[in-house]
RNA sequence: UGCUCAUCAAGAGUGGUGGAGGGAAACGGCCCUUUGAAACCCGGCAACCAGUGCUAACGCACCAGGUGCCAAUUCCGGCGGAGAAAUUCCGCAAGAUGAGUA
Numbered sequence: 001u002g003c004u005c006a007u008c009a010a011g012a013g014u015g016g017u018g019g020a021g022g023g024a025a026a027c028g029g030c031c032c033u034u035u036g037a038a039a040c041c042c043g044g045c046a047a048c049c050a051g052u053g054c055u056a057a058c059g060c061a062c063c064a065g066g067u068g069c070c071a072a073u074u075c076c077g078g079c080g081g082a083g084a085a086a087u088u089c090c091g092c093a094a095g096a097u098g099a100g101u102a
Base pairs, nucleotide, nucleotide: 001102002101003100004099005098006097007096008095013042015041016040017039021032022031023030027077028076029075043070044069045068047067048066049065051062052061053060054059074094078092079091080090081089082088
């Protein structure tokens, strides 16, 4: 990097350093941000894997080790359908994360 599977409406700071950006492809919107962005440290959450306990099994609980995550539904938008329309509903695609594999 490619493929497969699962999940993505919940959850997570009155902290320190820092000093202008950021919001997970690109683009268009719309937001956040000197009432301090990113990044680092501390702290936290609990999606997957690992571990422990229970169960015939599916699974449940605990834990916080490996990743991940800690504004807004994956912030919204793409495509299709329903709808008079909508800040509407459903599905698909795309994306992110984890596990496995080539």
Overview
Predicted 3D model of a 102-nucleotide RNA (SAM riboswitch aptamer (S box leader)) from a Sphaerobacteraceae bacterium. It matches the Rfam family "SAM riboswitch aptamer (S box leader)". Gene Ontology term of the family: regulation of gene expression. Of the family's consensus pairs, 94% are formed in the model. Taxonomically the source falls in Sphaerobacteraceae (Bacteria, Pseudomonadati, Thermomicrobiota, Sphaerobacterales). The coordinates come from a structure-prediction model, not an experiment, and the mean pLDDT is 82. It was read from a public genome assembly, where an Rfam model found it.